[in-house]
Context: one part of a larger RNA
RNA sequence: UGACGGGGGCCCGCACAAGCAGCGGAGCAUGUGAUUUAAUUUGAUCGCAACGAGCAACACCUCACGCAGGUUUGACAGGCAGCUGCAAGGUUCCGAAAGGGAGCCGCCUUUCGAGGGUGCUGCACAGGUGCUGCAUGGCUGUCGUCAGCUCGUGUCGUGAGAUGUUGGGUUAAGUCCCGCAACGAGCGCAACCCGUACGGCCAGUUAUACGUGUCUGGCCGGACUGCCCUUCGGGGAGGAAGGCGGGGAUGACGUCAAGUCCGCAUGGCCCUUACACCUGGGGCGACACACACGCUACAAUGCCGCCGAUAAUGCGCAGCGACUGGGUAACCAGAAGCGAAUCGGCAAACGGCGGCCCAGUGCAGAUUGGGGGCUGAAACCCGCCCCCAUGAAGGCGGAGUUGCUAGUAACCGCGCAUCAGCAAUGGUGCGGUGAAUACGUACCCGGGCCUUGUACA
Numbered sequence: 001u002g003a004c005g006g007g008g009g010c011c012c013g014c015a016c017a018a019g020c021a022g023c024g025g026a027g028c029a030u031g032u033g034a035u036u037u038a039a040u041u042u043g044a045u046c047g048c049a050a051c052g053a054g055c056a057a058c059a060c061c062u063c064a065c066g067c068a069g070g071u072u073u074g075a076c077a078g079g080c081a082g083c084u085g086c087a088a089g090g091u092u093c094c095g096a097a098a099g100g101g102a103g104c105c106g107c108c109u110u111u112c113g114a115g116g117g118u119g120c121u122g123c124a125c126a127g128g129u130g131c132u133g134c135a136u137g138g139c140u141g142u143c144g145u146c147a148g149c150u151c152g153u154g155u156c157g158u159g160a161g162a163u164g165u166u167g168g169g170u171u172a173a174g175u176c177c178c179g180c181a182a183c184g185a186g187c188g189c190a191a192c193c194c195g196u197a198c199g200g201c202c203a204g205u206u207a208u209a210c211g212u213g214u215c216u217g218g219c220c221g222g223a224c225u226g227c228c229c230u231u232c233g234g235g236g237a238g239g240a241a242g243g244c245g246g247g248g249a250u251g252a253c254g255u256c257a258a259g260u261c262c263g264c265a266u267g268g269c270c271c272u273u274a275c276a277c278c279u280g281g282g283g284c285g286a287c288a289c290a291c292a293c294g295c296u297a298c299a300a301u302g303c304c305g306c307c308g309a310u311a312a313u314g315c316g317c318a319g320c321g322a323c324u325g326g327g328u329a330a331c332c333a334g335a336a337g338c339g340a341a342u343c344g345g346c347a348a349a350c351g352g353c354g355g356c357c358c359a360g361u362g363c364a365g366a367u368u369g370g371g372g373g374c375u376g377a378a379a380c381c382c383g384c385c386c387c388c389a390u391g392a393a394g395g396c397g398g399a400g401u402u403g404c405u406a407g408u409a410a411c412c413g414c415g416c417a418u419c420a421g422c423a424a425u426g427g428u429g430c431g432g433u434g435a436a437u438a439c440g441u442a443c444c445c446g447g448g449c450c451u452u453g454u455a456c457a
Base pairs, nucleotide, nucleotide: 001457002456003454004453005452007451008450009449010448011447012446013445015441016440019404020403021402022401023400026296027295028294030292031291032290033289035286042054065282067280068279069278070277071276074125079123080122081121082120083119086117089105090104091102092101093100094099107116108115109114127271128270130269131268132267136265137264138260139259140258141256143254148187149186150185151184152183153182154163155162156161167178168177169176193248194247196245198221199220200219201218202217203216204215207212224242227236228235229234298397302356303355304354305353306352307351308350315344316343319338320337323334324333325332326331363394368389369388370387371386372385373384374383410433411432412431413430414429415428416427
């Protein structure tokens, strides 16, 4: 000087408390461990900060794993030397395919010497999701959107260093004010950026029958402690909005030899008839168990049937598909419109009426049998969907534990990315309905400043 303390003081944070909904019990889905396996590829190697995370899509592909069959200048790049009436493609044989063999048909230019292309042989070379994230770049997580981290000059100290940055107030803030051997400055904070809430003006593809402007786009305005009161804590007016209006983007010096050589790049090492490359089928989907994140429930504030109403984001031509017909349905046949404010799909919770009457039930839907549909060369391993039948556990969950302070939690559905299809209950957005509670800071956890002790660095 730091770090640490079951030392002290001050102060924050859904940290506790107050409250609401959960998790921990059940079934299933996903991930992980363990086990198994020819292989169950691998990393995350393990508190927060691994475990619905890399994976925004594992039938083949992906693919890195195991088995089998094959190739060797190679699936790919550029270069050198020699040879070459010759490739690709069509035909045929072996084969599961890849690959291999065979004969026939089969390039261009040409001053005919040859040149270009192709193929073959050989050579340097290619290739490696092989190893090392303790050799690295880049990117990322975390403390933490926390309020801190430093520098120049000066001053003090033998020096390490201190001062500034401490102190009194104040703030979300090292935010600002005052004081002070300090005076200034930088990276952070804030502001500048994006979109949201209000108003005005302009334009009008679309909306609407027209007018018009819900709306869309653009440009301005508006909020600044500006005004009033004040005991300086605060209160009030006006206003769509106040005292940072709500949200996003933005992450200081650094810490964890944190993560990633399997996104990419890259040093070194290693393999080069193979640790490279191609193909077939298998595996990543195993299942006595254990854990983590979830979904669905256990019901009457509910379940079922019929009828009725109302969104927003976004997406669409190898696409979205109205509508008509068929089918109980998934879906099928046909087909208008739309490269889209023009066409396409448009909610559910909710409301109305009726039924159920507390029961393992008209709750719940696992599991299994049968029949069908769709995508795709191909659904056995191993896809999704529909119908009929079957109807399991489950009576609100021990110790413990998670999220959330407002348009939030909770509940409800919708879109999109990936994508042929889909294991999505995941992820990321969008709107609809819409709470309760916060006395307070003693306690648990994390953090900031000052101070104190130390045999630690």
Predicted 3D model of a 457-nucleotide part of an RNA (small-subunit ribosomal RNA, 3' major domain) from an uncultured bacterium. Its mean pLDDT, the model's own confidence on a scale to 100, is 81. The full RNA is in RNAcentral, with records from ENA, Greengenes and SILVA.